[in-house]
This is a predicted structure of a 73-nucleotide RNA (transfer RNA) from a Candidatus Woesebacteria bacterium. Taxonomically the source falls in Candidatus Woeseibacteriota (Bacteria, Bacteria candidate phyla). RNAcentral holds the sequence, with entries from ENA and MGnify. The coordinates come from a structure-prediction model, not an experiment, and the mean pLDDT is 81. Its Rfam family is "tRNA". Rfam links the family to the GO term triplet codon-amino acid adaptor activity. By type it is a transfer RNA.
């Protein structure tokens, strides 16, 4: 250097036909229930890598770039 694959909450992880409150799981906080704990239930908050650029509308689509991975050389 070249070609592919990904980046979404503190961790995993879906989604990708552009439009409504972004699906979940662990972890965090509240509350139930216990004699008190665990476990269960119920609740609540927090996420789309940066810049650009298309569009009425971008997590989505296009470009540059950052950083992870694979492969070739």
């Nucleotide at each position: 250097g070249c070609c592919g694959a990904g980046g979404u909450a503190g961790c995993c992880a879906a989604g990708g036909u552009g439009g409504u409150c972004a699906c979940g799981g662990c972890g965090g906080g509240a509350g139930u229930c216990u004699g008190a704990a665990a476990a269960a239930c119920u609740u609540c908050a927090g996420a789309u890598g940066u810049c650009a650029g298309u569009u009425c509308a971008a997590c989505u689509c296009u470009g540059a770039c950052c950083c992870u991975c694979g492969g070739c050389a």